[in-house]
Molecule: c-di-AMP riboswitch aptamer (ydaO/yuaA leader)
Organism: Bacillota bacterium
RNA sequence: CUGCAAAUCAUGCCGAAUCGCGCAGAGCGUACGGAGGAACCACAUGAUCUGGGGUGAAUCUGCCAGUUGCAGAGGGGCUUCCCGCCCUAACCCGUCAGCUAACUCCGAAGGCACGGGAGGUUGUUAUG
Numbered sequence: 001c002u003g004c005a006a007a008u009c010a011u012g013c014c015g016a017a018u019c020g021c022g023c024a025g026a027g028c029g030u031a032c033g034g035a036g037g038a039a040c041c042a043c044a045u046g047a048u049c050u051g052g053g054g055u056g057a058a059u060c061u062g063c064c065a066g067u068u069g070c071a072g073a074g075g076g077g078c079u080u081c082c083c084g085c086c087c088u089a090a091c092c093c094g095u096c097a098g099c100u101a102a103c104u105c106c107g108a109a110g111g112c113a114c115g116g117g118a119g120g121u122u123g124u125u126a127u128g
Stems, first nucleotide, its partner, number of pairs: 011113004019029003032107005041098001051096001052093004059073005074088005080118004
């Protein structure tokens, strides 16, 4: 000097997942999220079956197929526009759930690293 790795801080990103108290802590609360649950409405009934349902952007279609594949549409992220780039998982309930006032029950994690150009809006602080 260069490369790689780790930790901390700052700035930022996905996400509901922030903040406060206690603090040896166990925990308690909370911004913000989710589920169940009447009437009315919706659902024709029964049986069978490969049940059915929820969180989430994460579904569908086609082709190929021995080799966890490929392509497209739809959906999602990088603030808004243009361009560009990227993602399209995972988990849970347990035969059961439409909507749903009152009411009831939960979550409030984890993982990352910073695209270019143009523009807009909002907030905070200080001074008068």